c-di-GMP-I riboswitch aptamer from Alkalicoccus chagannorensis DSM 18086, 85 nucleotides, folded computationally. The sequence was found by an Rfam model in a public genome assembly. The organism belongs to Alkalicoccus chagannorensis, within Bacteria. The prediction has a mean pLDDT of 85. The model forms 95% of the base pairs in the Rfam consensus.

RNA sequence: CUCACACAUAGGCAAAGCUGCAGAAAUGCAGUGACGCAAAGCUAAAGGGGCUGAAGCCGAGAGGCCAUGCCAGCCAGCUGCAGGG
Repeated sequence: CUCACACAUAGGCAAAGCUGCAGAAAUGCAGUGACGCAAAGCUAAAGGGGCUGAAGCCGAGAGGCCAUGCCAGCCAGCUGCAGGG
């Protein structure tokens, strides 16, 4: 320096639920709470995929189409701590 992480040390993050706020919604933020995570760190028309459907368009109607909105704890890309074994 690189790879790996069966067993460790010291730590880190924080699902669902509940409460409040924002939002058309998906969902986000905060508190609480821990399901889990060796990247559950960062990246969203400069990869793929998924969710919602306000406005707009189509429809007699029920509804349908649609992202510029959202999700990285779906896959993926980038970066990285510790160093007993």